[in-house]
Molecule: c-di-GMP-I-GGC riboswitch aptamer
Organism: Clostridia bacterium
RNA sequence: CCCGACAAGGGCAAACCCAUCGCAAGGUGGGGGCGCAAAGCCGUGAUUCCCUCGUGGAAUGUCUGGCUGCCGGGG
Numbered sequence: 001c002c003c004g005a006c007a008a009g010g011g012c013a014a015a016c017c018c019a020u021c022g023c024a025a026g027g028u029g030g031g032g033g034c035g036c037a038a039a040g041c042c043g044u045g046a047u048u049c050c051c052u053c054g055u056g057g058a059a060u061g062u063c064u065g066g067c068u069g070c071c072g073g074g075g
Stems, first nucleotide, its partner, number of pairs: 001074004011036002016031006034061001040067003045063002047059004
């Protein structure tokens, strides 16, 4: 630098439910597990969504991009 199990130690956590914040999209905490080798962090470009339509906001487990990382294999 590239790749990714049938391995080891683990990690995260969809839908849904409860509580709470927000006009809303949605966020946070708990439960819950559909899944994930970056489903860790950021938010570039795109996309979608919301609104009080603003130089506004949201998603990123939608794609893309950047940074970082465990184990193993190969160079």